[in-house]
Context: one part of a larger RNA
RNA sequence: CUGGGCGUAAAGGGUGCGUAGACGGUUUUGCAAGUCUGAGGUUAAAUCUAGGAGCUUAACUCCUAUUCGCCUUGGAAACUACGAAACUAGAGUGUAGGAGAGGUUAGUGGAAUUCCAUGUGUAGCGGUGGAAUGCGUAGAUAUAUGGAGGAACACCAGUGGCGAAAGCAGCUAACUGGCCUACUACUGACGUUGAGGCACGAAAGCGUGGGGAGCAAAUAGGAUUAGAUACCCUAGUAGUCCACGCUGUAAACGAUGAGUACUAAGUGUUGCCAAUAGGCAGUGCUGUAGCUAACGCAUUAAGUACUCCGCCUGAGUAGUAUGCUCGCAAGAGUGAAACUC
Repeated sequence: CUGGGCGUAAAGGGUGCGUAGACGGUUUUGCAAGUCUGAGGUUAAAUCUAGGAGCUUAACUCCUAUUCGCCUUGGAAACUACGAAACUAGAGUGUAGGAGAGGUUAGUGGAAUUCCAUGUGUAGCGGUGGAAUGCGUAGAUAUAUGGAGGAACACCAGUGGCGAAAGCAGCUAACUGGCCUACUACUGACGUUGAGGCACGAAAGCGUGGGGAGCAAAUAGGAUUAGAUACCCUAGUAGUCCACGCUGUAAACGAUGAGUACUAAGUGUUGCCAAUAGGCAGUGCUGUAGCUAACGCAUUAAGUACUCCGCCUGAGUAGUAUGCUCGCAAGAGUGAAACUC
């Protein structure tokens, strides 16, 4: 390489849009590039392969034959390609409804923590396994009233909903993306996938400017301990929040790429239609056939098939070195070998 694979053994790209490419519904017709077939030419000899012969066998030697390929030419038309014409089952548009923490921006509400002011009130509070550091007679903790400020939204809440993924939750408004159902009016294959590319992308981190209640890396102190650069406690700075820009990674997980078709049932739940049944689209559980090394999966497949992409090929060295690209940096992407077993 061929092959065999990718839930857990190595292996699905974090996710989407989409270029080239690859693949692609039904019918009629044309053409003959692929395809199939006839004939001719060429394919040096040796070699290879098959059959046979000769050295006592074999190796070895000899004889005969086949071949792929390429070129020329005649034909076939099922399939693929290409051209023409048409269709509606894929795809899209339309009309009428519907559900939703989908997104962006602005406004607004209550509970709670903290702080400030004032009143009441007096000796403790806090914290732990037990303590201590800490706070408090300069009046704390507790309690009441008023105020400030920031962040997060209890109950509802649900293997509930929405989103491509990351993710999304108080309430209201504006703007806005997608989805589902019913009807079957319109277009007429407009589709699927997608190397590069572009965009989005938790947390932490970085830059500039704000903000800072609570929490809290670092740090300090108190404990514990043989020690304790920890676990526990008291404090506490970056950060966490906002705006703009960068970073581009995660156990980015269903550890399961996307699409299409087919293959028993039962039972919960969400949305729409229908209203006896049932149909469609999601989301769970149990389970047959089948699959699997087993665990398990099982119409939301890890079953049966097809199309396209990504990836794996013993372990360590190593996601390291080097080069290149990107980044302010941190670093990210790509990514070996010697050597050892």
The part of an RNA shown here (small-subunit ribosomal RNA, central domain) has 341 nucleotides and comes from an uncultured bacterium. Rfam family: Bacterial small subunit ribosomal RNA. Its family is annotated with ribosome and structural constituent of ribosome in the Gene Ontology.